[in-house]
This is a predicted structure of a 1567-nucleotide RNA (small-subunit ribosomal RNA) from a Candidatus Brocadiia bacterium. The source organism's lineage runs through Bacteria, Pseudomonadati, Planctomycetota and Candidatus Brocadiia. The sequence is in RNAcentral, with records from ENA and SILVA. The prediction has a mean pLDDT of 85.
RNA sequence: CAACUGGAGAGUAUGAUACUAACUCAGAACGAACGCUGGCGGCGUGGAUUAGGCAUGCAAGUCGCACGAGAAACCCGGUUUCGAUCGGGGAGUAGAGUGGCGAAAGGGUGAGUAAUGCAUCGAUAACCUGCCCUCGAGCCCGGCAUAACCUGCCGAAAGGCGGGCUAAUUCCGGAUACGUUCCCGGGGCACAUGUCCCGGGAGGAAAGGCGGGGACCCCCAAAAGGGGCCUGCCGCUCGUGGAGGGGUCGAUGUCGUAUCAGCUGGUUGGUGAGGUAACGGCUCACCAAGGCCGAGACGCGUACGGGGCCUGAGAGGGUGCCCCCGCACACUGGGACUGAGACACUGCCCAGACUCCUACGGGAGGCUGCAGUCGAGAAUCUUUGGCAAUGGGCGCAAGCCUGACCAAGCGACGCCGCGUGGAGGAUGAAGGCCUUCGGGUUGUAAACUCCUGUUGGGGGGUAUGAUGGGAAGGAGUGCGAACAGCAUUCUUUCCUGACCUCAACCCCUGAGGAAGCCACGGCUAACUCCGUGCCAGCAGCCGCGGUAAGUCGGAGGUGGCAAGCGUUGUUCGAAAUCACUGGGCUUAAAGGGCGCGUAGGCGGCCGGGUGUGUCCGGUGUGAAAGCCCUCGGCUCAACCGAGGAACUGCGUCGGAAACUACCCGGCUUGAGGGCAAGAGAGGGGAGUGGAACUCCAGGUGUAGCGGUGAUAUGCGUAGAUAUCUGGAGGAACGCCGGAGGCGAAAGCGACUCCCUGGAUUGUCCCUGACGCUGUGGCGCGAAAGCCAGGGGAGCGAACGGGAUUAGAUACCCCGGUAGUCCUGGCUGUAAACGAUGGGCACUAGGUGGAGGGGGUUCCGAUGCCUCCUCUGUCGGAGCAAAAGCGUUAAGUGCCCCGCCUGGGGACUACGGCCGCAAGGCUAAAACUCAAGGUAAUUGACGGGGGCUCACACAAGCGGUGGAGCAUGUUGUUCAAUUCGAGGCAACGCGAAGAACCUUACCAGGGCUUGACAUGCACGGAUUAGCUCCCUGAAAGGGGAGUUACGCCCUCUGGGUGGAACGUGCACAGGUGUUGCAUGGCUGUCGUCAGCUCGUGCCGUGAGGUGUUGGGUUAAGUCCCGUAACGAGCGAAACCCCUGUCACUAGUUGCCAGCACUUCGGGUGGGGACUCUAGUGAGACUGCCGCGGUAAACGCGGAGGAAGGUGGGGAUGACGUCAAGUCAUCAUGGCCCUUAUGCCCUGGGCGACUAACGUGCUACAAUGGCCGGUACAAAGGGACGCGAAGCCGCAAGGCCGAGCCAAUCCCACAAAGCCGGUCCCAGUUCGGAUUGAGGGCUGCAAUUCGCCCUCAUGAAGCUGGAAUCGCUAGUAAUCGCGGAUCAGCCAUGCCGCGGUGAAUGUGUUCCUGAGCCUUGUACACACCGCCCGUCAAGCCACCCGAGUGGGAGGCGCCCGAAGUCGCGAGUCUGACCCGAAAGGGAGGAUAGCGCCGAAGGCGAAACCCAUAAGGGGGACUAAGUCGUAACAAGGUAGCCGUAUCGGAAGGUGCGGCUGGAUCACCUCCUUU
Repeated sequence: CAACUGGAGAGUAUGAUACUAACUCAGAACGAACGCUGGCGGCGUGGAUUAGGCAUGCAAGUCGCACGAGAAACCCGGUUUCGAUCGGGGAGUAGAGUGGCGAAAGGGUGAGUAAUGCAUCGAUAACCUGCCCUCGAGCCCGGCAUAACCUGCCGAAAGGCGGGCUAAUUCCGGAUACGUUCCCGGGGCACAUGUCCCGGGAGGAAAGGCGGGGACCCCCAAAAGGGGCCUGCCGCUCGUGGAGGGGUCGAUGUCGUAUCAGCUGGUUGGUGAGGUAACGGCUCACCAAGGCCGAGACGCGUACGGGGCCUGAGAGGGUGCCCCCGCACACUGGGACUGAGACACUGCCCAGACUCCUACGGGAGGCUGCAGUCGAGAAUCUUUGGCAAUGGGCGCAAGCCUGACCAAGCGACGCCGCGUGGAGGAUGAAGGCCUUCGGGUUGUAAACUCCUGUUGGGGGGUAUGAUGGGAAGGAGUGCGAACAGCAUUCUUUCCUGACCUCAACCCCUGAGGAAGCCACGGCUAACUCCGUGCCAGCAGCCGCGGUAAGUCGGAGGUGGCAAGCGUUGUUCGAAAUCACUGGGCUUAAAGGGCGCGUAGGCGGCCGGGUGUGUCCGGUGUGAAAGCCCUCGGCUCAACCGAGGAACUGCGUCGGAAACUACCCGGCUUGAGGGCAAGAGAGGGGAGUGGAACUCCAGGUGUAGCGGUGAUAUGCGUAGAUAUCUGGAGGAACGCCGGAGGCGAAAGCGACUCCCUGGAUUGUCCCUGACGCUGUGGCGCGAAAGCCAGGGGAGCGAACGGGAUUAGAUACCCCGGUAGUCCUGGCUGUAAACGAUGGGCACUAGGUGGAGGGGGUUCCGAUGCCUCCUCUGUCGGAGCAAAAGCGUUAAGUGCCCCGCCUGGGGACUACGGCCGCAAGGCUAAAACUCAAGGUAAUUGACGGGGGCUCACACAAGCGGUGGAGCAUGUUGUUCAAUUCGAGGCAACGCGAAGAACCUUACCAGGGCUUGACAUGCACGGAUUAGCUCCCUGAAAGGGGAGUUACGCCCUCUGGGUGGAACGUGCACAGGUGUUGCAUGGCUGUCGUCAGCUCGUGCCGUGAGGUGUUGGGUUAAGUCCCGUAACGAGCGAAACCCCUGUCACUAGUUGCCAGCACUUCGGGUGGGGACUCUAGUGAGACUGCCGCGGUAAACGCGGAGGAAGGUGGGGAUGACGUCAAGUCAUCAUGGCCCUUAUGCCCUGGGCGACUAACGUGCUACAAUGGCCGGUACAAAGGGACGCGAAGCCGCAAGGCCGAGCCAAUCCCACAAAGCCGGUCCCAGUUCGGAUUGAGGGCUGCAAUUCGCCCUCAUGAAGCUGGAAUCGCUAGUAAUCGCGGAUCAGCCAUGCCGCGGUGAAUGUGUUCCUGAGCCUUGUACACACCGCCCGUCAAGCCACCCGAGUGGGAGGCGCCCGAAGUCGCGAGUCUGACCCGAAAGGGAGGAUAGCGCCGAAGGCGAAACCCAUAAGGGGGACUAAGUCGUAACAAGGUAGCCGUAUCGGAAGGUGCGGCUGGAUCACCUCCUUU
């Protein structure tokens, strides 16, 4: 110098958004454990569970300088009867004993303990203190015992008893007394008990040991020796003071639970006594009746407390391992003894459990000391070394003891450090992996070259810890008479290290021994391939996996950390998610139903005082360690040392006085009161009234009434309903009446009277802060409900009946009991709502309603202005997630109360309180989910609304559904009946041609580079091709003959090459699979009018605006308006056909006029017409009128062939349906490869009980049949159409003209028209079916073709429910053509023309669609969502006859040890009397008594576990019954209550809007 310094978020809800809310993650930490892996060192750390049990060893002794006694082995010597014995040494040693000190420390553990504890600060004038220090005084004279030892005895042992001897620093008596204790007297100080001083009286001590010593004295005959005496050291006694250590008391702080609310009998206090070191109910006797508690007593649960530690920005939260301080405990419970200190971890006694020994009589033991062992557990170490150091005990000392301690060992358990090599090295080697096959990547990585030498290994080697301690010698100093002695200082020498085979250091060796773990979908850093196929598995949350998985498993690669890495558990953080710092309560969880008021909290203006809080300063304390700072020591760091800072606290002293508090005085504005006035469904009681209703009586009157969507039940000829008169009864009070009034809320509505509460206005007269809120408490409290007694008209749960319905325990109807009403009592809940607690103050306005006052005018009405109170609405700022609130706040502040903390479980269980009951209040947990919720947005939907379209309905015509047949489909069958298509939008569909072929299917027979493509290699030749033979059903197999093409040459022939062939290899092939991997194409909504973008604007945002609105249109068509302005894709237009005209052109088409004619436009001719087919014109609301906004546009009219897009077609926005198609084609992946490929023969796709779709033909007379006769359009034709003629009844055949076609042919169009016939009949209708005979195509008509003729003649007489098409050249009806095709199962499909209607001008309904709006719990979007019972599985919980266990308390019984008391029996050394005997005093003890642990008995309450059975709850891809809720959810829903019902639920009564829709009223906004 410094001690400062620090705050990040993300995932999950939703189609999307904002908010609320929870869950989850990233961080740090740990006495850890588990998995994989593991080189070295340092420093730490390590039984958290069973305070479970323990073998073994060690953990507390020491002193001979307190005392008496005192061995042995062995050695030496003597004697010896060789058995032994004596003496000396060992040795005054060992061991034991008496005595002293220690053993109360050190060490362990955290069971108990919520205060007897701990922490902080105090008190002790209420206390103690061994050893140590200081000072003062003293240490005199006596005495009695007793261990050891000897001896006798008992006992298995442990151990014990008796007799005898003896010592002391053991014990006892006496003396003395500076202090000291007690008593008395006096004084000082302080003052609640006190304290200090002086005087007097009484009580009360002691121990010696060791060393040294000159003179003198004593013992002894003397000497030796001993003693007195002197002296040193250690000790002893009585006191003083101290240090350190304790005891006790107080204040404050110290977990959860109120589902523990009351607790207490020594309890609270007093007096006295006892007891203690000491105060005290600590104990006892007596007296009094107190004491504690919502600021949480008592109970229950949990827990040693603190310094600290972890986390955190902090505040805080969590925690109490190691180290330090305190406490508690020592097998469990009780108890005292000894002592300065204990109720004593390794002492004692008793009881209990357990273990061990035993001779069964009795005994022994206590690892929560260090190691170690078993057990339980996820889990926690060596039965190590040493007292060298530090510390402790004893000792004068040497020294002894010390599992305290110092060290080492084990464990990656943690922290820290180091290493596993460094540099160079590209043909980017090999291998692996991927690949679009080019390559990429692993990767300078390796190899290889050159180095280094940490660590490891081997060797050498020695420091610090010992500046200490001890012994001996020397020198000095002190005590002292002393050159003894002792103490001390210095010095010399010697001795003293467990760790230690240490560290450091040096040498040798040599890249040599040393890398793993986890992750890679998002959060979160890191990606591919293969395998698997909702399997196996993953997962912290969201979530992955159902055949292309970056999420599983493996691999390669990558990321992260590294001797570790992950996982699990726990804590804090993130979490402002309990919010003191720092949250909320209209709708998200959350305002008590409302008031009165207690405690408490908070409180107006002025002045004075005090100094409680508050602030400032000083001072004491806040142990050390730790954290922090600085410096220092280990090579660094971890670790350690020193100094500082800090310890935010508490005590105490002094100061300040603004605010708070308290005391005193005053004030009037808060609050209250007086007086005056008016308003009101405010409350209670009594009385009165009219209308309606029902009933009763009577009159009139007759067949119905009533009721509903429609009925029925019901009532009525015994006279109802209707109507009139009279009477009775109960309930409710129309109009006024009003988003009017009053009340705290619930609530209050006819009129009158009585009693009564509150608010308002005016006056400014009185009091003088009297105020606000309000835990607990008390009161009031709709409806339903309960008890008792009345009452009962109407209505009306339950109930009965009738309907409806699949059912209908409902909705509707007919009845109807409780109830609804009154009186008294209970209940105490509601959507008790403004979903908004109360009070005060402040903060723009506009406009209504109610009550009162003032001003203006001379007065009044009225109008206007204005003040106060109440009550609506719109709206600014501000607030809010938004919706919204907005002076009546949800704005801005202050005060007080209540309440919330994810959803479900659960407005529940248990407990408690209340209630007659129903039930209410209070109120959890297990378990389970990753949500739940609010507001708003876009859609979709509605049995919501508005507007508007469409053959959607209606109007109309004809059909289908019934019949027969055709065809397609399902189903079934089959060897196969190949496959696909599946509401509309599959089903005469793919298929515009299944006998073979097709063909994809089946059976059988065959082929294997293949029926087809490309490439390579080899072969060798005439194999290829062609002809023929054998076999075979064919395919195929086998064989014979003949011979080609190009080039070259020695041209009879040879060579060679390509194709071809054969063999082999690559590969072909697949209608195998996936249309949910795809392209392309297509269907559908829908020819509907929509779908979007840019910029701007609005909104936090999703998003909105534009695109809504007013008109208009077929149309988002156009016009107007407009925070929008523009634009795009769609609509329209442009294109084609058709309708009119013109021009051009005139054959094969046409023929007006002319000519010829065989009479046929046949010929000449014509270019007019028709027609053909190319180009143009024309139609634009252009014109007029009316309407309309001077618009768009509409209606009407004129003209016109055509009129308002003329008719038709082509044309199909953004998108939807994982729509359809892998079998048209293409194509990724997968699969088959002598077969899932290819060829062939035959079969099947054609089956047939049944069902459906689409059609054809009919059922007949508007018809059938026969005869005659007229008129099209559009097409097709050479492997073709095929005329005429002839044959055949006909199908057809023969022949073959003409035609490549405006020329010829198919080709007669038919309905129609004319004539005839049939006469209503299963027929002259209808034609199925079947028989027979023929024809045609084709290799082949059996399965399985078409046609003709004859015969046969079925069902069917107009079609149930239901359903389809069509708005004009349309429907209906009639025929004609074409594609495919040998033929044809075509009645299909695509076209063509002929004849040719009816109806509607409407939008109520069904269906679909567009726009706007509304509700929503839907978003896979109503084919949605979703509720409850029942059934199944599984889980936890509650109740439960009980059963088992636990803990604590209470009462009683018994009563050990032991203290205390008594102690007349027994025993008895010290003192007293006595000569003695003996006695006394005192003591001990048996015994007795109080208390007293364990134990026993008993009754309760509590906790845990368990249980037949009962109950609900949570959860679980596809169970049953219904449909309650979300839309008006099809009966609006919900709340409370009552009742009923399989269930959701229904109904009654009252309430709410958090109800849609329409109309009306009111108010507001705008004009």